[in-house]
The RNA shown here (SAM riboswitch aptamer (S box leader)) has 133 nucleotides and comes from a Balneolaceae bacterium.
Its mean pLDDT, the model's own confidence on a scale to 100, is 79.
It matches the Rfam family "SAM riboswitch aptamer (S box leader)". Rfam's curators write: The SAM riboswitch is found upstream of a number of genes which code for proteins involved in methionine or cysteine biosynthesis in Gram-positive bacteria.
RNA sequence: CUCUUAUCCAGAAAGGUGGAGGGACAGGCCCUGUGAAACCUUAGCAACCGGUUCCGGCAAUAAAUCAUUGUCGGGGUGACAGGUGCUAAAUCCUGCCCGAUGCGGCAAUUGCCGCAGUUGGGAAAGAUGAGAU
Numbered sequence: 001c002u003c004u005u006a007u008c009c010a011g012a013a014a015g016g017u018g019g020a021g022g023g024a025c026a027g028g029c030c031c032u033g034u035g036a037a038a039c040c041u042u043a044g045c046a047a048c049c050g051g052u053u054c055c056g057g058c059a060a061u062a063a064a065u066c067a068u069u070g071u072c073g074g075g076g077u078g079a080c081a082g083g084u085g086c087u088a089a090a091u092c093c094u095g096c097c098c099g100a101u102g103c104g105g106c107a108a109u110u111g112c113c114g115c116a117g118u119u120g121g122g123a124a125a126g127a128u129g130a131g132a133u
Base pairs, nucleotide, nucleotide: 002132003131004130005129006128007127008126013042014041015040016039017038021031022030023029025095026094027093028092043087044086045085048083049082050080051077052076053075054074055073056072057071058070059069060068061067091125096122097121098120099119100118101117102115103114104113105112106111
């Protein structure tokens, strides 16, 4: 890099260097000299992967109960100096598909077409973690 899988409406800062961009991309809409990106320091958020602890199931050891070890599932824990990630706005909104609703036109009715808003669901893309080649 690629593939698989889980989550994405919550949460969480300040200082220094820096000097104009940034929010993945496109269209919007925002943030930003009351300092953008990037780097450094300290702090914080999150149970994603670990650690640790409690409960339950299964297996093994054990003469039996208790217990121990392994494994699976669930709960707790961030004074747990662990590994990452994150600390504006719902992944900021939409972007493709299927509906509902509003307006107008066609139509005998079920319905069809156009416009532009509002709204529900599912994808795609993206971000992060874990695993794999």
It was read from a public genome assembly, where an Rfam model found it.